This is a predicted structure of a 106-nucleotide RNA (TPP riboswitch aptamer (THI element)) from a Sphingomonadales bacterium. The coordinates come from a structure-prediction model, not an experiment, and the mean pLDDT is 75.

RNA sequence: CUCUAAUCCCCGGGGAGUCAUGUGACUGAGAGGCUGGUGUCACGCCCAGCGACCCGUUGAACCUGAUCCCGUUGACGCGGGCGUAGGGAGGGUGCGCUGGCCAAGG
Numbered sequence: 001c002u003c004u005a006a007u008c009c010c011c012g013g014g015g016a017g018u019c020a021u022g023u024g025a026c027u028g029a030g031a032g033g034c035u036g037g038u039g040u041c042a043c044g045c046c047c048a049g050c051g052a053c054c055c056g057u058u059g060a061a062c063c064u065g066a067u068c069c070c071g072u073u074g075a076c077g078c079g080g081g082c083g084u085a086g087g088g089a090g091g092g093u094g095c096g097c098u099g100g101c102c103a104a105g106g
Stems, first nucleotide, its partner, number of pairs: 008092003011056004017026003033050005062087003068081004
């Protein structure tokens, strides 16, 4: 000097499962917290914003395939396959701390 991991700043993407005893249990980072809207007898679903969590091309966060296949379980994307399949959201900043030795210059 260049590149760049982490960090930090801004921006963006994503997910609401299953069931046995249901004010509960299981897996997981997260199973849906707050506000508003739509709709409904009501709740839910759906939409938007905020928040948590995960992920952003070095991309298995997440979606499709899938009302899939094997295993397991009380049940379930719970584990594995599928998967060197197809999709899928980025810009910037950016090599520090401590100790020792040597050399050059002043």

Rfam family: TPP riboswitch aptamer (THI element). About the family: Vitamin B(1) in its active form thiamin pyrophosphate (TPP) is an essential coenzyme that is synthesised by coupling of pyrimidine and thiazole moieties in bacteria.